[in-house]
């Protein structure tokens, strides 16, 4: 430099509708899980995109990001998660 482990890790609607599942029931309704379709939002996996230092006689190219753009992702838990600490192997 890379890989793996554990610990920490933000933002955004469980918002509206239909289906179906489970439960209850005359009916209707309400919840809970799954799925589509619908606006709305967030941005720290990825991916895109630049400026100025710098590189050069000059010019072109090169020129990063948690800046952007939101295309993937992501907006109840789960999960993922850049980045930071320990610890390890190559």
């Nucleotide at each position: 430099c890379c890989g793996c482990g554990c610990g920490g890790g933000a933002g955004a609607g469980u918002c509206u509708c239909c289906g179906a599942c489970c439960a209850c029931u005359u009916c209707c309704u309400c919840g809970u899980u799954c799925g589509g379709a619908g606006c709305g939002c967030c941005g720290a996996a990825g991916g895109g995109g630049c400026a100025a230092a710098c590189c050069c006689u000059c010019c072109c190219c090169g020129g990063a990001a948690c800046c952007u753009c939101u295309c993937a992702g992501g907006c109840g838990c789960c999960a993922g998660g850049a980045c930071c600490g320990c610890g390890u192997g190559g």
Record summary: The RNA shown here (Glycine riboswitch aptamer) has 90 nucleotides and comes from uncultured Nocardioides sp. The sequence is in RNAcentral, with records from MGnify.